[in-house]
């Protein structure tokens, strides 16, 4: 200094350009003498930050930040 990948609930990851979700963990309740397991159910999100494009953006582009890795 120059290239690539990633960045979405607390983890770990999804999401043909059209409502933002799963598992797991948390917390309620069933079952139990009781604890787990197991079953129902609930809560959690400025989708890294900023513009752009576009009737609409997690998503397409441009910069910026932060990890990793590769070249010099």
């Nucleotide at each position: 200094g120059g290239g690539g990948c990633a960045g979405u609930a607390g983890c770990u990851c999804a999401a043909c350009g059209g409502c933002a979700g799963a598992g797991c963990a948390g917390c309620g309740c069933a079952c139990u003498c009781a604890u787990a397991a197991u079953g129902c159910g609930c809560g959690g999100g400025u989708c890294g930050g900023a513009g752009g494009u576009u009737c609409g953006a997690c998503a397409c582009c441009u910069c910026c930040c932060u990890g990793c890795c590769c070249c010099a």
Molecule: transfer RNA
Organism: Acidimicrobiia bacterium